RNA sequence: CCGUGCUAGGCGGGGUGCUAGCGGUGCCCUGUACCCGCAAUCCGCUCUAGCGGGGCUGAAUUCCCUCUCGAGGGGUUGAGGCCCGGUCAGCGCCGCGGCCCAGUGGCGGUGAUGGUCCGGUCCCGCGGCGGUGAAGGCCCGUGAACCAGGUCAGGUCCGGAAGGAAGCAGCCUUAAGCGGUCACCUCCAGGCGCUGCGGGAGCGCCGGAUCGGAGUCACGAAUCGCAGGCGAAGAUCCGGGUCGGAGACCUCGACGGAGGGUGCACGG
Numbered sequence: 001c002c003g004u005g006c007u008a009g010g011c012g013g014g015g016u017g018c019u020a021g022c023g024g025u026g027c028c029c030u031g032u033a034c035c036c037g038c039a040a041u042c043c044g045c046u047c048u049a050g051c052g053g054g055g056c057u058g059a060a061u062u063c064c065c066u067c068u069c070g071a072g073g074g075g076u077u078g079a080g081g082c083c084c085g086g087u088c089a090g091c092g093c094c095g096c097g098g099c100c101c102a103g104u105g106g107c108g109g110u111g112a113u114g115g116u117c118c119g120g121u122c123c124c125g126c127g128g129c130g131g132u133g134a135a136g137g138c139c140c141g142u143g144a145a146c147c148a149g150g151u152c153a154g155g156u157c158c159g160g161a162a163g164g165a166a167g168c169a170g171c172c173u174u175a176a177g178c179g180g181u182c183a184c185c186u187c188c189a190g191g192c193g194c195u196g197c198g199g200g201a202g203c204g205c206c207g208g209a210u211c212g213g214a215g216u217c218a219c220g221a222a223u224c225g226c227a228g229g230c231g232a233a234g235a236u237c238c239g240g241g242u243c244g245g246a247g248a249c250c251u252c253g254a255c256g257g258a259g260g261g262u263g264c265a266c267g268g
């Protein structure tokens, strides 16, 4: 170097999505490069990352690595659009309040607004009457073995007798005490009611007297005010959400191109 037979490897790749991660089924881009079974409320694995079964090819144009090209994919940023909310000044309506023309009505020479004086309402002090409450008294009940009274059975004592004496129990009445009570009496209390006197306060309200001589009160358009409520709109500003052109940046990357690397056995 050639031939024969094997083995490693190959028989698509990539993106996305899912996943702790890897691969598959899914969707998408390339491209044409085996078959069967499993598989998105998933299927099978574990950094050596599909599992199970079968087939073809096979160390080189076909396998592996590096570089390059670049179809496509993904992401960030992004002018701006749309939506929501707030803020800001203004507009309209409603509500509330101030002031109030004209006018209407009420009151008013049987005297308006207003002024002055007096009094009350308010506070304090001292009284009177009433009421409330507490206490005591009166009244009722109970209540003494003996150290309260009356009467004192029995029994005891004195006496010759007649008759006397003391006196327990019982009964009755009471003291101290205990309990109760409608009324009555006394005393005390005060954020009770009415009233009298005195002092104080004094915006307001009510009443009386007086001065004075014509208005006063209510509603009321317009107008002013309200960080009040509602509504529409806004070329301002703020915040949030969503879509998001061109461009820029980041990233993955098929097909293709260039270069390099790579077994075993036998025979010639």
Base pairs, nucleotide, nucleotide: 001268002267003266004265005264006263009057010056011055012030013029014028015027016026020046021045022044023043024042034054035053036052037051038050063261064260065259066258067257068256072252073251074250075249076248077247080243081242082241083240084239085238086237088234091231092230093229094228095226096225097224098223103219104218105217106216107215114211115210116209117208118207119206120205121204122200123199124198125197126196127195128194129193130192132189133188135186136185137184139180140179141178142177148173149172150171151170156165157164158163
Molecule: Bacterial large signal recognition particle RNA
Organism: soil metagenome